A computed fold for a 106-nucleotide RNA from uncultured Muriicola sp., annotated as SAM riboswitch aptamer (S box leader). The model forms 94% of the base pairs in the Rfam consensus. The sequence is in RNAcentral, with records from MGnify.
[in-house]
């Protein structure tokens, strides 16, 4: 910089009080055992592999299938809200779209 982020997928060991990124608020998880670490298993399909299409030949692209390898992930929508805009409303709440921030991949 670009793409994606309401889908999907957990057991055991160790550990011993926190955790859900940061700030604030809310709501949750957790001694019926948090975070971290290790093992095994799984999910997904970004990279990747194969085939088709395409081409003079390639490449990009597109479609389908796959999962050996590189990452990632396996409570809750990125847990929700925060700023802007729209319409609604007496006003709000709630709703919709975008921005910011963040995560992951290339």
């Nucleotide at each position: 910089u670009u793409a994606u982020c309401a889908a999907g997928a957990a057991a055991g060991g160790u550990g011993g009080a926190g955790g859900g990124a940061a700030u604030a608020g809310a709501c949750c998880c957790u001694u019926u055992g948090a975070a971290g670490c290790c093992u095994u298993a799984g999910c997904a399909a970004c990279c990747c592999u194969u085939u088709g299409u395409g081409u003079c030949a390639a490449a990009u692209g597109c479609a389908a299938a796959g999962a050996a390898g590189g990452u990632g992930c396996u409570a809750c929508a990125u847990u929700c809200u925060a700023u802007c805009c729209g319409g609604u409303u007496a006003a709000a709440a709630g709703c919709a779209g975008g921005a910011c921030a963040g995560a992951u991949a290339a």